[in-house]
Context: one part of a larger RNA
Molecule: small-subunit ribosomal RNA, 3' major domain
Organism: uncultured bacterium
RNA sequence: UGACGGGGGCCCGCACAAGCGGUGGAUCAUGUGGUUUAAUUCGAAGCAACGCGCAAAACCUUACCUGGGUUUGACAUCCCCGGACCGCUGUAGAAAUACAGUUUCAGUAGCAAUACUGCCGGGAGACAGGUGCUGCAUGGCUGUCGUCAGCUCGUGUGGUGACAUGUUGGGUUAAGUCCCGCAACGAGCGCAACCCUUGUCUUUAGUUGCCAGCAUUCAGUUGGGCACUCUAGAGAGACUGCCGUGGUUAACACGGAGGAAGGUGGGGAUGACGUCAAGUCCUCAUGGCCUUUAUAUCCAGGGCGACACACGUGAUACAAUGGAUGACACAAAGGGAUGCGAACCCGCGAGGGGGAGCGAAUCUCAAAAAGUCAUUCUCAGUUCGGAUUGGAGUCUGCAACCCGACUCCAUGAAGCUGGAAUCGCUAGUAAUCGCGGAUCAGAACGCCGCGGUGAAUACGUUCCCGGGCCU
Numbered sequence: 001u002g003a004c005g006g007g008g009g010c011c012c013g014c015a016c017a018a019g020c021g022g023u024g025g026a027u028c029a030u031g032u033g034g035u036u037u038a039a040u041u042c043g044a045a046g047c048a049a050c051g052c053g054c055a056a057a058a059c060c061u062u063a064c065c066u067g068g069g070u071u072u073g074a075c076a077u078c079c080c081c082g083g084a085c086c087g088c089u090g091u092a093g094a095a096a097u098a099c100a101g102u103u104u105c106a107g108u109a110g111c112a113a114u115a116c117u118g119c120c121g122g123g124a125g126a127c128a129g130g131u132g133c134u135g136c137a138u139g140g141c142u143g144u145c146g147u148c149a150g151c152u153c154g155u156g157u158g159g160u161g162a163c164a165u166g167u168u169g170g171g172u173u174a175a176g177u178c179c180c181g182c183a184a185c186g187a188g189c190g191c192a193a194c195c196c197u198u199g200u201c202u203u204u205a206g207u208u209g210c211c212a213g214c215a216u217u218c219a220g221u222u223g224g225g226c227a228c229u230c231u232a233g234a235g236a237g238a239c240u241g242c243c244g245u246g247g248u249u250a251a252c253a254c255g256g257a258g259g260a261a262g263g264u265g266g267g268g269a270u271g272a273c274g275u276c277a278a279g280u281c282c283u284c285a286u287g288g289c290c291u292u293u294a295u296a297u298c299c300a301g302g303g304c305g306a307c308a309c310a311c312g313u314g315a316u317a318c319a320a321u322g323g324a325u326g327a328c329a330c331a332a333a334g335g336g337a338u339g340c341g342a343a344c345c346c347g348c349g350a351g352g353g354g355g356a357g358c359g360a361a362u363c364u365c366a367a368a369a370a371g372u373c374a375u376u377c378u379c380a381g382u383u384c385g386g387a388u389u390g391g392a393g394u395c396u397g398c399a400a401c402c403c404g405a406c407u408c409c410a411u412g413a414a415g416c417u418g419g420a421a422u423c424g425c426u427a428g429u430a431a432u433c434g435c436g437g438a439u440c441a442g443a444a445c446g447c448c449g450c451g452g453u454g455a456a457u458a459c460g461u462u463c464c465c466g467g468g469c470c471u
Base pairs, nucleotide, nucleotide: 007471008470009469010468011467012466013465015461016460019425020424021423022422023421026316027315028314029313030312031311032310033309034307035306042053043052064302065301066300067299068298069297070296073127077126078125079123080122081121082120083119087102088101089100090099091098092097105118106117107116108115109114129291130290132289133288134287138285139284140280141279142278143276145274150189151188152187153186154185155184156165157164158163169180170179171178195268196267197266198265200236201235202234203233204232205231206230209226210225211224214223215222239262242256243255244254245253246252318418322377323376324375325374326373327372328371334365335364336363339358340357344353345352346351384415389410390409391408392407393406394405395404431453432452433451434450435449436448437447
């Protein structure tokens, strides 16, 4: 000078408390440990590993295993020789590939011979290659403390010096935010603001959007219109600006007016100096080491999907605030050309046929669901629950045995609200309901978004956890 204390003071945070809903029990999905295995590729490890890298493991991916091959190599540059190559057919093979047959030169310069380039095959070696090791050699990127309010510097001053001061003190704030004081005076990185979005209004514009009045229609369908909604550009608006009270005549706090919005309006992006030799050499880059007929590379099949068990994260339930059947409503945000695919027809259904329209405010995915109105079930392991299994199918794809999703019939398990313990959330939030997207041939209960319905509680800061300032 820091750090630490079951030292003290002050102050914050869903930290506790007050509430609401969960997890921990069941079944399934998924990740991990363990075990197993020829292999079950590798990494991630308290918070900050464990629906994590993986925004998609049937082949591919793929790094693993078994077997079959290759050795200047699957990929790059250079040298020599030959020739077009690709492709097609046949034979062998699991394929990679090997052999046989077949066909066949493109461009530039030049009249031509020829030369050069491109591409392929063969050869020699320089070299290629490595998801091999080291994240404790590194760059870059990321997590975390933490969106916490801190971290520093110049000059001056004090001290022999380390260093202190400033940054402490009195108030105040979400904030080292601001005010006052002070041997300090200033400054920088952070805070805030500037950015995006949402909430109100004005204006510009009016198609593909909208429809008040007029006409018209099954229908904003058409005429007409751009008021309204909406769309998307430009502006306005909020600043403690105004009033009152308190306060040191301050900063500021509380109350009020006006206002769509009030004291940072809500949400996002934004992450200081640093910490954890935190994570990543398997995104990429890269030092060193190792490998070079193999730790490289090609192929087929298998594995990453195993299963006594243990843990994490989720989905579905255990029912009547519910299940079933019928009828009737109301979204937002997105995607669509190798695509989205309407009407109509077939099928109980997944789906098939069909092909209108649409590079989309025009067409389409598209049915929103919870909800409302009826009817039914009457407390039961049930008309709850749907695991599991048998059978029959659909679709994608070269191919669904290992190992896909979905449909129909049958089956109908556990489960009657979950021990110790533990998690999330303070408002359009929790809870609950559906919809879309990325990845993607196919394959979400995950992830990222979108809207619908829509609560309860906060006395308070003694205690638990984390953090800030002074001592």